[in-house]
RNA sequence: GAUUUAUAAAGACGAGGGGAGAGAAUAGGCUCAACGAACCCCGGGCAACCUACAGAAUAUCAUUCGUAAGGUGCCAAUACCUACCCACUAUGCCGCCAAAAGGCUUUUGGGACUUAUAAACC
Repeated sequence: GAUUUAUAAAGACGAGGGGAGAGAAUAGGCUCAACGAACCCCGGGCAACCUACAGAAUAUCAUUCGUAAGGUGCCAAUACCUACCCACUAUGCCGCCAAAAGGCUUUUGGGACUUAUAAACC
């Protein structure tokens, strides 16, 4: 780096270094940042994917639950929000003589894509 599977609305901050941008990428928005962000490092913490347990239950080569915290991960905002598709919402707007078709905006939910992390494998 590729593939597969799972997860992503919960949770968790202080010191020192650093010195201008940062929040993955593109665009728009919004936010963080000289009252010092990002990043590095030390300590602390969260969680429980892998792991361990002469732990528990069951439908027993397994599954679920519990306990621990060795390997990772994580500690602003839902993966900060939107973008593509579907449905929904509004006595919405445009359209029209009027309606219909069609389009736009908005609400909420679901899905896809992408990304991140774990685990397995190449």
The RNA shown here (SAM riboswitch aptamer (S box leader)) has 122 nucleotides and comes from Jiulongibacter sp. It matches the Rfam family "SAM riboswitch aptamer (S box leader)". Rfam's curators write: The SAM riboswitch is found upstream of a number of genes which code for proteins involved in methionine or cysteine biosynthesis in Gram-positive bacteria. It was read from a public genome assembly, where an Rfam model found it. The organism belongs to Jiulongibacter, within Bacteria.